Transfer RNA from a Thermoplasmatota archaeon, 71 nucleotides, folded computationally. Taxonomically the source falls in Thermoplasmatota (Archaea, Methanobacteriati). It matches the Rfam family "tRNA".
RNA sequence: GCGCGAAUAGUCUAGUGGUAGGACGCUGCCUUGCCAAGGCAGCAGCCGGGGUUCAAAUCCCCGUUCGCGCA
Repeated sequence: GCGCGAAUAGUCUAGUGGUAGGACGCUGCCUUGCCAAGGCAGCAGCCGGGGUUCAAAUCCCCGUUCGCGCA
């Protein structure tokens, strides 16, 4: 330099055009004599920019970062 892939809560991860979901964590409450465990509720997220579309995490383009391959 060229090609391919990945990027979603603090962490891990699902989501093939129509309400962003789960687990762990954190906070509150319940339960207990206390703690742990358990139950209920809540907090928090689509890498950046542009395009297509009535509608984009999802499709297209550019960029950034990371990984793999080729030279």